[in-house]
Molecule: c-di-GMP-I-GGC riboswitch aptamer
Organism: bacterium
RNA sequence: GAUGCAAAAGGCAAACCUUCAGAAAUGCAGGGACGCAAAACCAUGGGCCUAAAGGCUUGAGGGGAACCCCUUGGGAAGCUAUGGCUGCCAGGUUGCCGUCU
Numbered sequence: 001g002a003u004g005c006a007a008a009a010g011g012c013a014a015a016c017c018u019u020c021a022g023a024a025a026u027g028c029a030g031g032g033a034c035g036c037a038a039a040a041c042c043a044u045g046g047g048c049c050u051a052a053a054g055g056c057u058u059g060a061g062g063g064g065a066a067c068c069c070c071u072u073g074g075g076a077a078g079c080u081a082u083g084g085c086u087g088c089c090a091g092g093u094u095g096c097c098g099u100c101u
Stems, first nucleotide, its partner, number of pairs: 001100004011036002016031003020027002034087001040093003044090003047085003054080005059072006
């Protein structure tokens, strides 16, 4: 430097349950093991999840030709990442053991 069929020393821990934080997605900790050779670290690109706050869009009735005016409502819906996910895929950084060089 390449590689992961098998082995050893070990490591991590999905779903689910519980506590706490959060609007939510989700995260911390404990239990628990479906899996994992980077399931170690980094939200940088794609992708996915969420929409409380913020931002954007959309109302009903009447008049009138356009285009406006008058009355009324102040809520709901949709979109949006600045919030998340690295155990979805790339990229970057580091690393145990065996084998080959």